[in-house]
RNA sequence: ACUCGUUGAUCCUGCGAGAGAUUGCUGCUUUUCGAGUUCUACUAAGCCAUGCAAGUCAAGGGGGUUUUUCGGAACCACCGGCGUCAUGCUCAGUAACAUGUUGAUAACCUGCACUUAGGUAGGGGAUAGCCUUGGGAAACUGAGGGUAAUACCCUAUAGGAAAUUUAUUCUGGAAUGAUUAAUUUCUCAAAGUUUUUCGCCUAAGUAUGGGUCAGCACCCGAUUAGCUUGAUGGUGGGGUAAAGGCCCACCAUGGCGACGAUCGGUAAGGGCCUUGAGAGAGGUUGCCCUGAGAGGAUCACUGAAACACUGGAUCCAGCCCUACGGGGUGCAGCAGGCGAGAAUUCUUUACAAUGCACGAAAGUGUGAUAAGGGGACUCGAAGUGCUCAUGUAAUGCAUGGGCUUUUUACAAAGGUAAAUUCUUUGUAGAAUAAGUGGUGGGCAAGACUGGUGCCAGCAGCCGCGGUUAUACCAGCGCCACUAGUGGCAAUCAGUAUUAUUGGGCCUAAAGCGUCCGUAGCUGGUUUAGUAAAUCCUUUGUGAAAUUGAUGGACUUAAUUCAUCGAAUUGCUUAGGACACUACUUUACUAGGGAGUGGGAGGAGCUAGAAGUAUUAUGGGGGGAGCGGUAAAAUGUGAUAAUCCUCGUAAGACUACCUGUGGCGAAAGCGUCUAGCUAGAACACAUCCGACAGUCAGGGACGAAAGCCAGGGGAGCGAACCGGAUUAGAUACCCGAGUAGUCCUGGCCGUAAACGCUGUGAGUUUGGUGUUGCAUAUCUCAAGAGGAUAUGCAGUUUCUUAGCGAAGGCGUUAAACUCACCGCCUGGGAAGUACGGUCGCAAGACUGAAACUUAAAGGAAUUGGCGGGGAAGCGCUACCAGGGGGGAAAUGUGCUAUUUAAUCCAAAUCCACGCGGAGAAUCUCACCAGGGGCGAUGGCAAGAUGAAAGUCAAGUUAAAGUCUUUACUCGAUGGGCCAAGAGGUAGUGCAUGUCCAUCGUCAGCUCGUGCCGUAAGGUGUCCAGUUAAGUCUGUAAACGAGCAAGACCUAUAUCUCCACUUGCUAACGCGGGAUACGUCCUGAGCGAGCACAGUGGAGAGACUGCUGUGGAAACGCAGAGGAAGGUGUAGGCAACGAUAGGCCUGUAUGCUCCGAAUCUCCUGGGCUAUAAGUGCAUUGCAAUGGCAUGGACAGAAGGAUGCAACACCGAAAGGUGAAGCUAAUCCCAUAAACCAUGUCUCAGUACGGAUUGUGGUUUGUAACUCAGCCACAUGAAGGUGGAAUCCCUAGUAAUCGGAUUUUAUCAUAUUCCGGUGAAUACGUCAACGCUUCUUGCACACACCGCCCGUCACAUCAUCCGAAUUGGGUUUGGGUGAAAUUCAGUUUUUUUGACUAAAUUGAACUCAGGCUUAGUGAGGAGGGUUAAGUCGUCACAAGGUAGCCGUAGGGGAACCUGCGGCUG
Repeated sequence: ACUCGUUGAUCCUGCGAGAGAUUGCUGCUUUUCGAGUUCUACUAAGCCAUGCAAGUCAAGGGGGUUUUUCGGAACCACCGGCGUCAUGCUCAGUAACAUGUUGAUAACCUGCACUUAGGUAGGGGAUAGCCUUGGGAAACUGAGGGUAAUACCCUAUAGGAAAUUUAUUCUGGAAUGAUUAAUUUCUCAAAGUUUUUCGCCUAAGUAUGGGUCAGCACCCGAUUAGCUUGAUGGUGGGGUAAAGGCCCACCAUGGCGACGAUCGGUAAGGGCCUUGAGAGAGGUUGCCCUGAGAGGAUCACUGAAACACUGGAUCCAGCCCUACGGGGUGCAGCAGGCGAGAAUUCUUUACAAUGCACGAAAGUGUGAUAAGGGGACUCGAAGUGCUCAUGUAAUGCAUGGGCUUUUUACAAAGGUAAAUUCUUUGUAGAAUAAGUGGUGGGCAAGACUGGUGCCAGCAGCCGCGGUUAUACCAGCGCCACUAGUGGCAAUCAGUAUUAUUGGGCCUAAAGCGUCCGUAGCUGGUUUAGUAAAUCCUUUGUGAAAUUGAUGGACUUAAUUCAUCGAAUUGCUUAGGACACUACUUUACUAGGGAGUGGGAGGAGCUAGAAGUAUUAUGGGGGGAGCGGUAAAAUGUGAUAAUCCUCGUAAGACUACCUGUGGCGAAAGCGUCUAGCUAGAACACAUCCGACAGUCAGGGACGAAAGCCAGGGGAGCGAACCGGAUUAGAUACCCGAGUAGUCCUGGCCGUAAACGCUGUGAGUUUGGUGUUGCAUAUCUCAAGAGGAUAUGCAGUUUCUUAGCGAAGGCGUUAAACUCACCGCCUGGGAAGUACGGUCGCAAGACUGAAACUUAAAGGAAUUGGCGGGGAAGCGCUACCAGGGGGGAAAUGUGCUAUUUAAUCCAAAUCCACGCGGAGAAUCUCACCAGGGGCGAUGGCAAGAUGAAAGUCAAGUUAAAGUCUUUACUCGAUGGGCCAAGAGGUAGUGCAUGUCCAUCGUCAGCUCGUGCCGUAAGGUGUCCAGUUAAGUCUGUAAACGAGCAAGACCUAUAUCUCCACUUGCUAACGCGGGAUACGUCCUGAGCGAGCACAGUGGAGAGACUGCUGUGGAAACGCAGAGGAAGGUGUAGGCAACGAUAGGCCUGUAUGCUCCGAAUCUCCUGGGCUAUAAGUGCAUUGCAAUGGCAUGGACAGAAGGAUGCAACACCGAAAGGUGAAGCUAAUCCCAUAAACCAUGUCUCAGUACGGAUUGUGGUUUGUAACUCAGCCACAUGAAGGUGGAAUCCCUAGUAAUCGGAUUUUAUCAUAUUCCGGUGAAUACGUCAACGCUUCUUGCACACACCGCCCGUCACAUCAUCCGAAUUGGGUUUGGGUGAAAUUCAGUUUUUUUGACUAAAUUGAACUCAGGCUUAGUGAGGAGGGUUAAGUCGUCACAAGGUAGCCGUAGGGGAACCUGCGGCUG
C1' cells in the first nucleotide's frame, strides 16, 4: 500500500478471490530451558460411582472412658457460644434501576472491630447427656427417673422505643430531624478467678457492609400499532429495617405510546479483549467489580444479614436401598467417570508461605491457596557445531586427525514441607537434535527428467489435464518460514461494499405518477434582555489490573516490583464570556401574501347550436360485376349490387388553421356561442409585516384497459368464425364480427404515469430563435397595423468555465453552495412466498428467505455481420449478344458398392483429364505366396570346423529357400542382449520449402505532431478525378515506406550496322519450257545485301498539339501518326488471412516397425460395376457428307533420335538407306478453304458406338489389360426440362499442326498458326468486392448469439387434509404446604389438633397464540457438454421493440386499447 478475475482490447460501476493480524480445532514433524491472569466457556445449567472440599472452643456446663507418680493427663459424645450467609463454581434465567456512571436517603439497617460514657442487682423452673425400658429391616423414634450452665423465664434500676400534648433553640433549600418537659404502654445482665486478661448489657458515635429511590447511558424486529383494570391518582388503614398499589377498603378516570408503548427474538452487565491510522466493527472464556443460580418450582424458620450450593418443608421429574410398612439423594466445589462433541489434564503433595473460621493462647481446620505431574495453550531464550589435511570443478560431499561441550548420560553438593523440578561443580563423548509448505499468474522459487493422456487428479480465484503438462503423480534442483509449518471454521482489517469523519440515485442498483398538507427539521434585516445551548476556567469522581515512560529483581528476555504519567472520550460542582443558535422583546421590507389595471390562453364545469364525412334507409337513373390482395379466395350482386343523383335517420368526431406554438400540479386539453369557476405573466408600488421552505404518517386528483348499474351503438374492433400464406400458422394479409370504445352514476389506482433528471433558494460566460406583457423610437393604408431596441416572465437550440466513466449536461445544470423529503448497496430466485391493509373482482400496496451463481451491468473503441443506407467497380456480376454443358454414345476422373486387394491423397467457389498419375511387368505405396538383409559393442558357439559356396534327389509355381547326403573352402561368430540402417508407416492440428484462394483487389503501415483518462483516432476523412490511397483542392496534420505505377520480356513502325545455313531487285552464266514475242528456275553458279528474314544498337507516344467543360487534377471531341490516352499481351505482384493443400517431391521434430511397416522375386490388383456425378470428345447433318483435283502457315522436336529416297504390301507396316550433333537434313502432304461431281431430308451415302474375322508394331510378356490397319457389323442419337457455364477483338466460334509424358499408347496438357464474327460502351435489381455511414445482446465474429414449453436426474422451498411434540397464556376443577387470626386439648409454655380467611406448588379439563417435526398430493424455482418442438429477442432480426391492462394460444408468444423511444 494494493493485486488477480467480466472485454478482441478500453474506461467505469460492482462483487468474488488473494496478501495482514487474532481465536478454536486439526495433519505432518519435534533437542532443551524459563515465564504466565493457560487448559469441558462454546455442545448437554446433561447424569454422576468413590474420596476429600467447615469447623472450632475443655479458660461456659455437667458427665463418660482410659491412665496415673493420685497432683493430674489424654480421648469421647452431649448442652452451650461463634462460624457454616464467607471462600470456591457456573452463566440457565434476566432487555431490567440487572449493569455502568452521577446523585438522593428529610424513607433505612449494620454481628464481629474501634472510640466515649455508664452498668453488670434479686429470684425461679426445666432439659440433653446419663440410667431403666419399648417400637422399627433401616433411617430413626417413644415412655419413665434424676441433673448443670455464658441455655430459658420472672422482678427491679439506668436507659431506650412508640403515641398524645406543649413550647424553646440549632442544622438546613425545605423539618417530617435533633433538642426540652409531661402522661400512658413495652423492654435489660452470666459468671469465673488470687489478680490481670477475656466477656456481657445500655446509650451515642466511627468504620465496614448492605437495603431502597432517581437522572443519563443501555441489542434486533413495525410482516408486533395500539397497550393498561391494582391499571393511573387520591383518602384511610395494614405491612416492612425502610418510602411506595407493596397489600387492602372506598372514591375519581386516569396512565403509557411513532423521541417506538405493547409484543416477539437474542443476550448476565462492566473494567476490558481482537482488529483498525482513527472513527468504528466484532467479542467479552480466563483476571477484577457487580448481579443471578445451585435438578425444575413454591414456602417459610433461625439469624445482624438468607427465603440459605455441601440447613429445613411440600409437590414434580430422575436415581438408590427396602423385610413393601417406609426411607435416602442432588460435583454449575477439587480430583475422577459416563454421555455429547472437531474439542480441553492427575481419583498427586502440603497447610511450609498468603489468607479465612474458631480459640486467651498453643493450635486445629481449610481441594481457598501454595506446589508438583500431563498437554506443540501463549510469550520469551538457546542449540543442532568449529577447524586442519587429502580427493573432487565446487562455498558442497566423502575419508582421516584435532578443538569445544549449551544440550545428552552419570555423580556429588546446595535448595525444598517433601522433591527425580531447579542451581552449582565434576567425568565421558560431535556425540543425542530439521522439518513443513510451495515452485502457471496473483506470489519468492524449474520452460529439468520420467509417468499419465479431458483419464487419474489439481485448483481460495483465474484456470491446468484430449501424447513434448514449468499447473496432475514422482525424482532432482530451487524458494519461504523454521521447532515449527500447513489446512478447516470464525472475527476485524483490506471495504469510501452502510460512507459522522467518508458514497451515491439521466443511461450502471436507486427520484414516490402529481399536488396539498400535520408532526418534525430548517429559516430574511434589526434593538434590548436572559444565558438553555456553546466556549473558557474550576470542584469531586470515573477501583485495581490494563496501557506509556523511567528505574529495580530474576545471567538476557518473556515475566514481575516500584514511582510518575496517560487514558477511562463520561457525569458532576462553582465562576465567567455572549459573537452565532435558542427564548422573550422593539422595529423594518428585499421573501411571502393581499389589492388595482389593461391584455394572452385547446385551463375546468354546465347548457345550447353548427359542420363535413360514414353507415343505414326511401325515390329516381343505370345494367354486370363489385370488393379485396404481392397474387388470390372467402364475401357481395338479376330479390338489380358497385356507381350517379335527391331526401330522411342515427351515433361518433371536430380536417384545413396546427407551429420543438399556448394552457394546466400531473394525468391531460382543439368547431362555435353563452353562463359559472380557477390559475399564471406583466405593469403600478396602495396595504399586511417573516405570516416562509420542505414534508414521515394523512388527504385529493390520477391515461388506457378492466368491473358494477342504467342508457346508447354509426364507424372501429380483443374474443370467436371463415379465406389465404405456410412443413405447420392457434400469427402477420383479407372478409365478417361480440364485449368494448360513447353518455350518466359509482369502483379500480396502475403505465417506458419519461426530461428514465424530487421540491425550494442563492451564485456563475455568451450567441441565436420563438410566445405573453410593458416601455421607447421609426413607419403607416391610421387598424387591438408593421419594424427595431430594451426589461420581466415562459419555451427551443448552440456554446465558455466547471462537472462527468464516457455519452453528454452546461443560467430550464448533470456547475458551485444551502434546507427538507424519498430511494439504492453483485446477479438470479422475485416484485415471488407467507402475513397484513385495501378492492365486487381482476388485482394493488407492503415485501423476505432457503438455494444458486463469478459475474450480471454502463459508456465508448476496433472489427465482423445485417432479408440497413450511400458511392464506386467486376463477363469466375447482370444487361445486349455469340457459343456451350445439362438429353445420346464414347473417353476420363470421383463417389458408392464389390473384392484377397480394388493403395493413398484432394471435398463449395479454392476436390473430381487434379497429385503433370496416359498403372500390361517395373512404377507400387495394395493383395496372395516365397526368399534376403543387423554398422558398432558385449555374450553364447567355434580347427572335434564358424560363416560361405555347390552336384544330385526331395520340396516348390520356380529356386542350395529348406531338408537329406556328399564335397570345396578355412576364421570367425544374427543363436542372445543393446543399438542401428531402412521405412510412399502415423501426425500438414508439431514444421520448413512450395502452391492455391481472397486478389484481373487497392489496399497495408510507419516517424514526428495533435486529439482522447484509455482502447484508439487523425494522417488514410471530405469535394472532384482515376484502372489505381492515380492525381488536384480543402482540412491538425506534415512527411515517409511496402503494394499500384515506373521497371523487365514479347509484339506492332522506322533508322543504322552485320549477311550464313537466310534472301534475289538489278547484272552475267547454267538448266527447262516455248506460240520464238518470251517465260520459269536462288531444292544451280558468279555476284550482291536493295527487299524479306535474322541478330545487335537506337528512334518513337508525352494528353505533346487544337477545340471544349472544369479552380485544378482530369474528361470529351479532333488532327497528325505504324501505334492515342496503361498501344496490345505477359513477368514481377503488399500487410495479412483461410490451423486451406502437400510428411506419397525433397528436408524435418516426435511417435511407431526393426527380422519386419525394411528389401527382393512370381502372380494378381489399382482397368471390378446395380447406381450417381464432374470434365471432355464425337454427333444428331445440306453453312452438310462423300469423291477427284488445286492453294496458303507458324511454332516446336530430333543421336537409346528424326529419317529423305528406293523397293515390297490393299493398309497398318516391313527391308535397305543418303542427310542431319540442325536458319543447311528430317519430322512435313497442314486442315478448314477453292473448283467440279454426287447425295436430296431419310435414322439417310448422317452418325459412328458395339461386335466378328484377319493382319501389323512395341515389349521378356499384349488373357485379365496396349496401339494401329483391312473387311464385315452399323447401337443410341432428329439440337436436349428445371437450373447452369464461358466470352468484349485478331477475342468467341471453327480448322488443323507441334510439344510434354513414352519401349508402345491421348479424345489430356501446353504451345503454334489459318479462317474469323455478333453485341454493351451501360447498370447495381440478383451474385460478389472496395470505401463511407448506421444498428448490434456478435468477437470461435450470422454456419454468431439466444428464448420458452415438454422429457430425464437432482437440490432446497411454498401450499396441504391430518398428525406428533415444545413454549407461553386465559378460564375452570382438584389441591400438598405455608402464613395470619380464633378456638380446643394437655401439667403453664413449647407442642398437638380443629375451624375460618389469604397465598398457593403440582396435577388435570377446555380454549387462544406461537414454534418445530412428519405428511398422500399439488405448485413454481435453481442446477445439470452434446434429448424433443419450434425460432421469441439481438440487424428495419425479416410483423420495430418495450410498458400497463384485457382476452386468447403446445411453447417461446399473438391480438385489441392507450403510452414510450431505450
A computed fold for a 1462-nucleotide RNA from a Nanobdellota archaeon, annotated as small-subunit ribosomal RNA. Rfam family: Archaeal small subunit ribosomal RNA. For this family Rfam cites "Crystal structure of the ribosome at 5.5 A resolution" (Yusupov et al., Science, 2001). Clan: SSU clan. Rfam links the family to the GO terms structural constituent of ribosome and ribosome. Lineage of the source: Archaea > Nanobdellati > Nanobdellota. Its mean pLDDT, the model's own confidence on a scale to 100, is 80. The sequence is in RNAcentral, with records from SILVA.